[in-house]
Molecule: small-subunit ribosomal RNA
Organism: Acidimicrobiia bacterium
RNA sequence: AUGGAGAGUUUGAUCCUGGCUCAGGACGAACGCUGGAGGCACGCUUAAAACAUGCAAGUCGAACGAGAAGCUUUGGUGCUUGCACCGAAGUGGGAAGUGGCGAACGGGUGAGUAACACAUGAGAAACCUGCCCCGAAGAUUGGGAUAAGCCUUGGAAACGAGGUCUAAUACCGAAUACCUUCUAAUUAUCACAUGGUAAAUAGAAGAAAGCUCAGGCGCUUUGGGAUGGUCUCGUGGCCUAUCAGCUUGUUGGUGAGGUAAAAGCUCACCAAGGCAACGACGGGUAGCUGGUCUGAGAGGAUGUCCAGCCACAUUGGAACUGAGAUACGGUCCAAACUCCUACGGGAGGCAGCAGUUAGGAAUCUUGCACAAUGGGGAAACCCUGAUGCAGCGAUGCCUCGUGCGGGAUGAAGGCCUUAGGGUUGUAAACCGCUUUCAGUUGGGAAGAAAGUGACGGUACCAACAGAAGAAGCCCCGGCCAACUAUGUGCCAGCAGCCGCGGCGAUACAUAGGGGGCGAGCGUUGUCCGGAUUUACUGGGCGUAAAGAGCUCGUAGGCGGUUUAAUAAGUCGACAAGUGAAAUCUCCAGGCUCAACCUGGAGCAGCCUUGCGAUACUAUUAUGACUUGAGUGUGGUAGAGGAGUGUGGAAUUCCCAGUGUAGCGGUGAAAUGCGCAGAUAUUGGGAGGAACACCUAUGGCGAAGGCAGCACUCUGGGCCAUUACUGACGCUGAGGAGCGAAAGCGUGGGGAGCGAACAGGAUUAGAUACCCUGGUAGUCCACGCCGUAAACGUUGGACACUAGGUGUGGGAUGCGAUCAACGCAUUCCGUGCCGAAGUUAACGCAUUAAGUGUCCCGCCUGGGGAGUACGAUCGCAAGAUUAAAACUCAAAGGAAUUGACGGGGGCCCGCACAAGCGGUGGAGUAUGUGGUUUAAUUCGAUGCAACGCGAAGAACCUUACCUAGGUUUGACAUGUAGGUUAAUCGGAUGAAAGUCCGUGAUCCUUAGGGAUCCUACACAGGUGGUGCAUGGCUGUCGUCAGCUCGUGUCGUGAGAUGUUGGGUUAAGUCCCGCAACGAGCGCAACCCUUAUUUUGUGUUACCAGCACGUUAUGGUGGGGACUCACAAGAGACUGCCGGGGUUAACUCGGAGGAAGGUGGGGUCGAAGUCAAGUCAUCAUGCCCCUUACACCUAGGGCUACACACGUACUACAAUGGCCGGUACAAAGGGCUGCGAUACCGCGAGGUGGAGCGAAUCCCAUAAAGCCGGCCUCAGUUCGGAUAGAAGUCUGCAACUCGACUUCUUGAAGCUGGAAUCGCUAGUAAUCGCAGAUCAGCAAUGCUGCGGUGAAUACGUUCCCGGGCCUUGUACACACCGCCCGUCACACGCCGAAAGUCGGCAACACCCAAAGUCAGUGGCCUAACUCUUCGGAGAGGGAGCUGCCUAUGGUGGGGUUGGUAAUUGGGGUGAAGUCGUAACAAGGUAGCCGUACCGGAAGGUGCGGCUGGAUCACCUCCUUU
Repeated sequence: AUGGAGAGUUUGAUCCUGGCUCAGGACGAACGCUGGAGGCACGCUUAAAACAUGCAAGUCGAACGAGAAGCUUUGGUGCUUGCACCGAAGUGGGAAGUGGCGAACGGGUGAGUAACACAUGAGAAACCUGCCCCGAAGAUUGGGAUAAGCCUUGGAAACGAGGUCUAAUACCGAAUACCUUCUAAUUAUCACAUGGUAAAUAGAAGAAAGCUCAGGCGCUUUGGGAUGGUCUCGUGGCCUAUCAGCUUGUUGGUGAGGUAAAAGCUCACCAAGGCAACGACGGGUAGCUGGUCUGAGAGGAUGUCCAGCCACAUUGGAACUGAGAUACGGUCCAAACUCCUACGGGAGGCAGCAGUUAGGAAUCUUGCACAAUGGGGAAACCCUGAUGCAGCGAUGCCUCGUGCGGGAUGAAGGCCUUAGGGUUGUAAACCGCUUUCAGUUGGGAAGAAAGUGACGGUACCAACAGAAGAAGCCCCGGCCAACUAUGUGCCAGCAGCCGCGGCGAUACAUAGGGGGCGAGCGUUGUCCGGAUUUACUGGGCGUAAAGAGCUCGUAGGCGGUUUAAUAAGUCGACAAGUGAAAUCUCCAGGCUCAACCUGGAGCAGCCUUGCGAUACUAUUAUGACUUGAGUGUGGUAGAGGAGUGUGGAAUUCCCAGUGUAGCGGUGAAAUGCGCAGAUAUUGGGAGGAACACCUAUGGCGAAGGCAGCACUCUGGGCCAUUACUGACGCUGAGGAGCGAAAGCGUGGGGAGCGAACAGGAUUAGAUACCCUGGUAGUCCACGCCGUAAACGUUGGACACUAGGUGUGGGAUGCGAUCAACGCAUUCCGUGCCGAAGUUAACGCAUUAAGUGUCCCGCCUGGGGAGUACGAUCGCAAGAUUAAAACUCAAAGGAAUUGACGGGGGCCCGCACAAGCGGUGGAGUAUGUGGUUUAAUUCGAUGCAACGCGAAGAACCUUACCUAGGUUUGACAUGUAGGUUAAUCGGAUGAAAGUCCGUGAUCCUUAGGGAUCCUACACAGGUGGUGCAUGGCUGUCGUCAGCUCGUGUCGUGAGAUGUUGGGUUAAGUCCCGCAACGAGCGCAACCCUUAUUUUGUGUUACCAGCACGUUAUGGUGGGGACUCACAAGAGACUGCCGGGGUUAACUCGGAGGAAGGUGGGGUCGAAGUCAAGUCAUCAUGCCCCUUACACCUAGGGCUACACACGUACUACAAUGGCCGGUACAAAGGGCUGCGAUACCGCGAGGUGGAGCGAAUCCCAUAAAGCCGGCCUCAGUUCGGAUAGAAGUCUGCAACUCGACUUCUUGAAGCUGGAAUCGCUAGUAAUCGCAGAUCAGCAAUGCUGCGGUGAAUACGUUCCCGGGCCUUGUACACACCGCCCGUCACACGCCGAAAGUCGGCAACACCCAAAGUCAGUGGCCUAACUCUUCGGAGAGGGAGCUGCCUAUGGUGGGGUUGGUAAUUGGGGUGAAGUCGUAACAAGGUAGCCGUACCGGAAGGUGCGGCUGGAUCACCUCCUUU
C1' cells in the first nucleotide's frame, strides 16, 4: 500500500484485426406474478397545461381618533317588585380607519439563460446597508390639513362622488450644529495612475416625536462594527466550421447627463478602431455548484431528495412605494383564456399546502397541531399548509419472522424405470419442546428550561393462548449453477448473442425433479463498467480501417556547444489564507442490532500570498564557439529543364518504268483491293510522327516524368579543399507552385495507330474477343482541368545497431615512375542475400517494417457512400469538403489442410495410337421409357438403371384390378370355460364356402395331453419412411494409397516421417535426409493350371504273356503307359556378362517343362457417393384392424402411333445344301436319366435292359476333313410373317407355352453422325453341359472344351487415375462461388411545380401604460411678501415631445412538415435475361479518364502487379 478476472460469435480448422452480445453495479422508475411485521428515507422525470373549494402574512391600543355588544355602579320611567326600557359614570374591547413595522423572509418551479449565470480566487483608492451592537451629540419652537365618523348622492355590482367635523410617532415651517456634506487654500502620512487617510482654518448647506404600567420603549444627526447586497476582473466547465469572417454606440478620446457607485450606462463632437483559426459571429442544447452513480485509477455519465447561488411567477411591457423589489398570494397598461353581469361594466391568476381535470408507462391526504424549532410584537399573546407529526404506496435501504428437536415399513400419492428398483425424502404422518412477530389484557415514558404534548394510550414493559395467523418468483442447450418424461412436428412457439422446432426437442408447452434469490422475484428503460472499442495513464497506419500525388513555405511546435544574469515554467512531504455545512473515509457514541442519527479527526492535483532552490526549459547579454546549416575555390557524371536547327531507316501517298493475276487476311473464312493493271520490284518526289542497335534490377529529377545528333540558355547533385558566415536549423495547419493519361476551348497539323461508327466472321444471341475500313483523338502553340494501382500500397528530418556480394560517380594509397590494369581504403547513389531485433503471419533487416527524438497527415465494424444536401473551384466533364435514415453479425488480413483449374512437371491404364471383330441401318427376342388400361403390382435411373431383382408370370407364383365371401382370423403363444375329431355321401355355387345326412374317436405313467368351439389378450400387413437403422451389395479400384507412437519445427491450424535422387506392377526396394519406429493396405501364404518323382490301382488303362469274339480290355492277368487320387520336388534374379552409386534394380545369356509377381482365380485399406435395398431377412417409429388383414374365381403383369439399351439371326462363295468320315472337356440323372428293338417324314409314341453311376444313360459334339451340286442372283442367301395339320407337358395352352411337318418366303446386298470390346491360348469362330423348371418365352445367365490370329512406332492428343508443385473470393468443396438489368412485395432516404407552419432579425406605420423633459391657458391648505384684494416660490391635472410593449405592412434569411411525379439504395420464396469476377475464370485482372451498349459490361489512351505459364537475361546462395 487494500488495487485491475473474463466469456460467446467470422473459419473445414488456425492465428490476428474487428465489431456485436453477455455476466456487475446503480435508479425519483414503470410493468407482470406474489405479498407477514417494524424502522428510516423517498414519491408529476410528461402539459412553465387549465384550475372548483378551503387554507398558506399579518401584527402593534405602549403612535392616533372614534368607541359597538357585554359587565359593574347609579338615576329615571313602566309597573306584575324584579323584570323591561332610557340616561350618566366606569370597565370592556369586536369590525373598520389613520399611522408604524413586516409583507423583498419563509414556501414553489427550472420556462428562460452558453451569460461574470455559476464555481473558485482576487479587487472596489468607484459603492449602499432597515432592524441589531458599541461610541458621540441632540430632541427647542410653531402651523395647516385629512381618513374614519355624520349628511346627501351615483351604480346591478365592483367601486365611488360631493358637503361637513376631528387626532397623531401622519404632513409642513423656523431655530440650534459636537457632527456630516460641499467650496477654497495648507500640513503630515500612505499609495496601485486618477489619488486615499488624518489634522487644522475660513465660508455655505443640513435634524428630531412622542408614548408609558415610570421599569422602559421609541425619535434625529454622526463615527465604527456586524449582517446583507451591488459593481469589476483572472481562471474553469456543452456540441457544431456543411456557421469564417463579425461589429457603427461598434472601439477609444473630450465634454455633459445619469447612478448608491466605475463605465458608451446615455447624449454631442472627434478619431477609426475593436473581436477572430488559442474558433469571433451564427445555430443547437442546457439552470450552475457542493455532490450523486460507476470505475483499480485516470476518466465517463449525471445534477432527484438535502444545502449554496441564479432565474421565473398566465404572456409581454412599465414604473411606484421602500433600507431593500422593477415585487408569486402589490399597482398600471396590452394580449390570450376563464367567470359574473341588470350589457352600461366588472373580477381572476395553485411553478404555496391539500385537492380536481388533462397529458402520461407513471408519482400520495381537500388529515392533526402550533407541543417543539423558527418569523411579527416590549410583553402577554396572536398568526404561521414554514415546521413538527400522522395517512397512502414493497418506491428504495435496513432488521425480524413464517418454527425447533426426534422420527424409516424409507408409508401413501406423484414422477421415472433396464420392471430389479430409483426419486420426491426426515420431507410428511407421529412424539416432545418453544412463543420472536402478529393477537388479547394490564401498566406506561423521554421529548418540557415556569406553563403548554399534535404525535399517542405511541415507543417500551409484563401477563395469557396456541405451531398456532404468515412463501413466492425466475431459471435448468452454451455463455451460466441446475435433467428427465409426455405432447407438438419449420406448426404452435422460444430467443440477450450463438441459435432451437421439418416424428426419438435436456432450447417450444406441460409434469416430476433440480438450481438461484427470497417478501420479494423477474421484465423493460437509462447510465457507468467490462470496452486498451477515442488509447493522458493506455492503440494504431507495407498487406487487416488508416501516409496527403509531390515540393516550397506562413503561423505554430521542436531545436547544437559554452558563460553570466533573471527566476516565468519547474521544485520544496517550507509557511499563511481559502477550499460553507451536509456528503465521503477513519475513530468513537446513541436508537435491543442495522439502516438512520450525533461528536471528533481527515480530505485536493485548483486559486491567492510569502520565503527558499536554480539542474532542466525559457528570457536577456546586437555575449562567445564551430561540429548542424550555408557560402567560396578546384574537379566531375548524367535521357535534369527550355528554345532553335538538323539527320538517316521505316510506314503511307503521288509520278514513271518492269511485270501479270491475283493480293490481303484468318483457327478457317469473308468483307476489302485488283485486267481502268493491284500485290511484287526499280527510280524519283511529298508529308507527318517516332528515334532501332548502343540499352543495362544503368543514369538524372521533388514527384509526374526524361532517350537520334548539334548549338544557345539554365536548375540541381557528388567528390576534394577547409578560406568565410556563425545556429542562420527541422517539420509544417492554412496558403502557393508543379502534377501521367484521358478530357475541354481557340488556331494549326494529320503519315501511322485508332474510342465511336460501318461491314465481314464467330455464336443460341455477340451491342465483344478475330478481320477489313474508319471519325474524334494521338502531334504543335496558347489557355483550362487537377485526377490514377499518382505504389516501395512504406510522410519528412536526425542519430545509433553484425556482415557478405554486385553495380554507377568521385577521391587517396600501394604495385619503383607514367598509361592501362590489379589490390586496399574512403564518401555518395542503386540492387540482392542474411545476424540480432521485430512482425498476426508473410516478411523487413544500415536504402528497416529494428532502437530512439521532433513535427505533420490519417484511421476507429461491413453495407448505405466517397453517395445526398450545402458550400468552394471549373466553360463543361467533374473535383474538393462530406453526413444520416435504414440494414447485417459479420466484413477483413496472413497462413494451414483439402478440393478444383479450358495451370505446370513426372508416371500409369485397351486411355489414345497400331490392329482384329462388332454396335448404330434390317428382322426377331428381351429389358426400359412413354402412352394406354379396371389393373397394365413394386423396385433399379450417368459411368455404377435398362437379357437388372426375375436360376424361368398360362393357374399357382402375385404383391395389381374386378367380383363373391370371412372377422381371434390362412399362421403363433397364453389364460379361462366347454366340447370331441376325422371320414364318406348328397344339394347348391364359378370356386371359396354354406346346408343336410353318416359317424362317433387318438395317446396316456390315468395326473393329463392332443384336436375342436367360445371369450379375452392378440395375430396379420410385399402399408410408409433405405433421409431413423442393422446386415448385405455396387462404385472410385486391385488404384497405391491411408494412418499412428515418440521426437523435432511452428504462437497455432499443422508440418516432418510419407518430400528428394534412382527403381518397381506396387509407399516395391535402395541411397540420402530431424527423424526413428510401427499398423491397415501391396506382395507372399490358399485353390487351379503347366513339368516331374513316389505311393495306391477300380468302375479307369493295356506294353509284354495267355484265352476268346464278326467286332469291342470282352476275359485271365499286369502295375509299365494314359488317367485318377494323395504326398513331394521344382523358380530363388540362384548362376554368368554389361549398365548402375561397390546399392536397389535393369538389359542380355546359359540351364530349364516353366524366368523375372510363369498363366488364371479367391482375396477389395482408410474412406467417398445421406449410392442401392424396409419387396430376401431383421428392425425403431408412424399408420390399418368387419380391413391397408385373409380366402376364392376370372382378368392383368404378355396392351402399342413411338423412343432407347442389350442380344440373336443374317445380308452370303473363307459360303449354302447333300452324302461320307474324325477328335473333346465339363456336367446331370430315381416323382430321375432312360439303351437295344418296333411304329411315325418328324416332333414323338410303344416298350422297359441298365444305372443312385470313372461301370449304365443323357450323348451323334460342331466347326474340321473327303466327295458332289449351286456360280453372284434378293439367289439352293436370308428366314420374318402367315395358312393348314400335328406332337408333348399340364386340372387347363382363348387371352398367353414350346416343338414338328407341309406350304408361304418380308426386310435385309455390310449399315450416317457417333460408339464398344480385345495384347495370347487372348480376339474371332465352333459346338457341349448345367441351374431354375410339369412345360416353356433361354437367342439370357453360369461353366466346358475345339480351331485359333493380327498389332503395339510411341505418349503429342481424348478419358480415368497416382505423386510433386502453383493459383483460388471454393470447404454442401466447380453440379462450387458469384455480378448487374428487368418484374413483384415491403420499409428508408433524396429531388420536386407547389403548399402549410416555426424562429431570429431588418425597414416603415400606429402607439397603451410609464419614466424623463417642456408647457400658453386652468387648478392649487402649509412657506415668503402683502395695501389682506392678492402676488411669488413650489406643486398638480391636462396637453406636447423623445423612448417604447403588443399590433400592422413589406421584402428577404433560416428551419421544419407535407406533395402529384421522380431518382437511388436496402431487404425479401426456388421469378426473367445473360455469365462480368474468383483457376491463365476460358479475351489476365484492376485504377484513372473518354465514348458506346438490355444488363452484367466492351473498347481506346496511360498506369499498376495485388497476374498464371514457358523461355531468356541480370543478380544472389551453395559447391